[in-house]
Molecule: Glycine riboswitch aptamer
Organism: bovine gut metagenome
């Protein structure tokens, strides 16, 4: 890499609702500080009932 298992944080918000809009999350992922690296920081995509996803840590192969 794969699998299984636990996994935050923030509107089931509004409208003329396959889509835009204000607000906000910070744990894929990039981007930026920085020798270096980050759980710092930006929020580009991404995300804000479920679900899907998810750094991270434990098993296994």
């Nucleotide at each position: 890499u794969c699998c299984c298992g636990g996994g935050a944080g923030a509107g089931a918000u509004c409208g003329u609702a396959a889509c835009g809009a204000c607000a906000c999350c910070g744990a894929a992922g990039g981007g930026g500080c920085g020798a270096a690296a980050a759980a710092c920081u930006c929020u580009c995509a991404g995300g804000u009932a479920a679900a899907a996803g998810g750094a991270c840590c434990g098993g296994g192969a």